[in-house]
RNA sequence: CUUACCGAGGGGCGCUGCGACGGUUUACCCGCCAGGCUCGGAAGGGUGUUCCAAUGUGAACGGCGCUCGAUCACC
Numbered sequence: 001c002u003u004a005c006c007g008a009g010g011g012g013c014g015c016u017g018c019g020a021c022g023g024u025u026u027a028c029c030c031g032c033c034a035g036g037c038u039c040g041g042a043a044g045g046g047u048g049u050u051c052c053a054a055u056g057u058g059a060a061c062g063g064c065g066c067u068c069g070a071u072c073a074c075c
Stems, first nucleotide, its partner, number of pairs: 001045003005041005010068006018036001021031003035061001
């Protein structure tokens, strides 16, 4: 650095539908679809090769509408 997996980023309902995925009569087709993003974990693979320290930090984000929860402020 990367691959699949796991966890987290507080939830629910509805809508649209890009990518991915699937299907097919291969058509700007149909279906499905708003954690696909980020952080962390322990394994695998690849690459690289002096080592260590310091600082910062537990986050930042996630279409539209409604709504619940938590917190803060105001009245």